Context: one part of a larger RNA
RNA sequence: CUGGGCGUAAAGCGCGUGUAGGCGGUUUGGUAAGUCAGGCGUGAAAUCCUAUAGCUUAACUAUAGAACUGCGUUUGAUACUGCCUUACUUGAGUGCGGGAGAGGAGAGUGGAAUUCCCGGUGUAGCGGUGAAAUGCGUAGAUAUCGGGAAGAACACCGGUGGCGAAGGGCGACUCUCUGGACCGCAACUGACGCUGAGACGCGAAAGCGUGGGGAGCAAACAGGAUUAGAUACCUGGUAGUCCACGCCCUAAACUUUGGGCACUAAGUAUCGGAGGUAUCGACCCAUUCGGUGCCGUAGCUAACGCAUUAAGUGCCCCGCCUGGGGAGUACGGCCGCAAGGUUGAAACUC
Numbered sequence: 001c002u003g004g005g006c007g008u009a010a011a012g013c014g015c016g017u018g019u020a021g022g023c024g025g026u027u028u029g030g031u032a033a034g035u036c037a038g039g040c041g042u043g044a045a046a047u048c049c050u051a052u053a054g055c056u057u058a059a060c061u062a063u064a065g066a067a068c069u070g071c072g073u074u075u076g077a078u079a080c081u082g083c084c085u086u087a088c089u090u091g092a093g094u095g096c097g098g099g100a101g102a103g104g105a106g107a108g109u110g111g112a113a114u115u116c117c118c119g120g121u122g123u124a125g126c127g128g129u130g131a132a133a134u135g136c137g138u139a140g141a142u143a144u145c146g147g148g149a150a151g152a153a154c155a156c157c158g159g160u161g162g163c164g165a166a167g168g169g170c171g172a173c174u175c176u177c178u179g180g181a182c183c184g185c186a187a188c189u190g191a192c193g194c195u196g197a198g199a200c201g202c203g204a205a206a207g208c209g210u211g212g213g214g215a216g217c218a219a220a221c222a223g224g225a226u227u228a229g230a231u232a233c234c235u236g237g238u239a240g241u242c243c244a245c246g247c248c249c250u251a252a253a254c255u256u257u258g259g260g261c262a263c264u265a266a267g268u269a270u271c272g273g274a275g276g277u278a279u280c281g282a283c284c285c286a287u288u289c290g291g292u293g294c295c296g297u298a299g300c301u302a303a304c305g306c307a308u309u310a311a312g313u314g315c316c317c318c319g320c321c322u323g324g325g326g327a328g329u330a331c332g333g334c335c336g337c338a339a340g341g342u343u344g345a346a347a348c349u350c
Base pairs, nucleotide, nucleotide: 003322004321005320006319007304008303012318014202015201016200017199021195022194023193025088026087029084030083031082033081034080035077036076037075038074039073040072041071042070049065050064051063052062053061054060091192092189093188094187095185096184097183098182103178104177105176106175107174108173109172110154114150115149116148117147118146119145120144121143125136126135162170163169207247208246209245210244211243212242216241217240221236222235223234224233258317259316260315261314262313263312272295273294277293278292279291280290281289282288299306300305323350324349325348332343333342334341335340
């Protein structure tokens, strides 16, 4: 340097922005670096290979040839790649006109429920369980009515639905600021593109720091039961859950499926489904475009299954795997306040 792979067997980075690099649409002319052809020089000898010969043969040796797949130089070729240049619009982007959406940030408002406090009515129970007890209640509970306070979450709509780069991420209402996608028009730029080692940013829950907040729920903990035990059950209950700022950076971060582009219903004619296949958004409502699902042809697959939202057919770029255990451990580095994270072995063993 090379092979085969990565849905479930080992293997897709949690996700994005993007540097270097790799790869890159149509077209004119030039150049001739890559590429291709020829010449010349060189490519020591030995070795290897072929032929012949010498030791009785072989090993070994000698002679000749071939080869040394390379490098340098020179003369040409110009299809492809590169470089310079000309033009283009289909890739990409901008503009104009639209509608959809729990996309993000901040501020404000609302009702239902829960708990607590005050007052009224009212009396002996309530609560809880398989059954009980701890617990609460004659100092008047539970129930019920009225008033007040607080914090958290937003019933129905709600969906096989929508939005988001991703995350078990986003669901009351209003306002302000703000990102993206989609559809239509085809006015503008003219390849401005794809991917992306490093880098940077975002990143559920739990956890950490400082300060608030604390209704409900609830690790730990206490008590009551059951039991062989009872860490499960019941009654309580602290961190936490909530807010602000700053960390942590992990996950079955899953579609266990990296990103981009193109093509592919396959029998002679249009179309995969047919009264639009279902559904969401747009539209000129015939249809077309962009999403989200289901079922299935070919093809693929070890099978399961996937199947225009591919796991089919190709191309480009990145990441990763290489028997099980030891082990995501040790050591070292980097990061972190810590918890720990990241990078990541070997001996030994089967």
The part of an RNA shown here (small-subunit ribosomal RNA, central domain) has 350 nucleotides and comes from an uncultured bacterium. RNAcentral holds the full RNA, with entries from ENA, Greengenes and SILVA. Its mean pLDDT, the model's own confidence on a scale to 100, is 80.